[in-house]
RNA sequence: AACGGUGAUACGCCGAACCAUCAUUGGGCGGGGGAUAUCUUUUCUGGGGUGAAGGACGCCAACGCGUCCCGGGCAACCUUUCUGUCCGAAUCCGUCAACUAACCUCGCAGGCGAUAGAAGGGAGAGCAA
Numbered sequence: 001a002a003c004g005g006u007g008a009u010a011c012g013c014c015g016a017a018c019c020a021u022c023a024u025u026g027g028g029c030g031g032g033g034g035a036u037a038u039c040u041u042u043u044c045u046g047g048g049g050u051g052a053a054g055g056a057c058g059c060c061a062a063c064g065c066g067u068c069c070c071g072g073g074c075a076a077c078c079u080u081u082c083u084g085u086c087c088g089a090a091u092c093c094g095u096c097a098a099c100u101a102a103c104c105u106c107g108c109a110g111g112c113g114a115u116a117g118a119a120g121g122g123a124g125a126g127c128a129a
Base pairs, nucleotide, nucleotide: 011113012112013111014110018027019026020025028108029107030106031105032104033103038098046096047093048092049091050090054069055068056067057066058065059064070088071087072086073085074084075083077122078121079120080119081118082117
């Protein structure tokens, strides 16, 4: 000096998973159930929910793999487009759930440092006159 690892601080990212506080509460955020009217005829080929995490086709005995479409995240003020890149897991209910005012109910975990690109538009700040 380079590479790698660990820890701390700061900053930042995914996600609803945050904020304030007199430390106990308050606020905020996300999901589900649930009428009329409307919609659907749903019925073991069970069905449904959280979530971006789905669909089609091909290969395989199976596990799984590949291609395309589609969906989601990031590129450091915001936004649009382009480009690049990554992801498409996991899990719950238990035969039951369309929508849904009132009402009822659950959750606010976990994982990270890959990305500091371009153009257009917008916003803000500083300096000088």
This is a predicted structure of a 129-nucleotide RNA (c-di-AMP riboswitch aptamer (ydaO/yuaA leader)) from Paenalicyclobacillus ferrooxydans. Model confidence (mean pLDDT): 76 of 100.